[in-house]
RNA sequence: GCUUGUCUUCGGGGCGAGGCGUAAAUCCUCGACCGGCGGUUAAAGCCCGCGACGUCCGGAAAAAAUCUGGACUUGAACCGGUGAAAUCCCGGUGCCGACGGUAUAGUCCGGAUGGGAGAAGAUUAUC
Numbered sequence: 001g002c003u004u005g006u007c008u009u010c011g012g013g014g015c016g017a018g019g020c021g022u023a024a025a026u027c028c029u030c031g032a033c034c035g036g037c038g039g040u041u042a043a044a045g046c047c048c049g050c051g052a053c054g055u056c057c058g059g060a061a062a063a064a065a066u067c068u069g070g071a072c073u074u075g076a077a078c079c080g081g082u083g084a085a086a087u088c089c090c091g092g093u094g095c096c097g098a099c100g101g102u103a104u105a106g107u108c109c110g111g112a113u114g115g116g117a118g119a120a121g122a123u124u125a126u127c
Base pairs, nucleotide, nucleotide: 001127003125005123006122007121008120009119010118015031016030017029018028019027032107033106034097035096036050037049038048039047045095046094054072055071056070057069058068059067060066077093078092079091080090081089099110100109101108
């Protein structure tokens, strides 16, 4: 170092003020902030894929619950510059954001002290 098992830890962030109103961190005005994971000759919320949420089908013993395999759906970016190479860097101007609750929510509360793509480490065996 390759391969192979076992185990441990980690693994999602973000609103101020004013207005109307019985009531708004949700509406209106002005301004702000946030961005899971892997990949991509050079660094990504908006390029490719994955996870989660949602719908459906099957299996595990059964209605529900739980676990598990799969399918489907699932938001958004352009221009210029540099360069061998950049929708990833720099400059500019934009855009997007699940479900339930509630006076209409990316930012509050909740499922969630959950799950997870994955990341790091330890260790066994073999070569």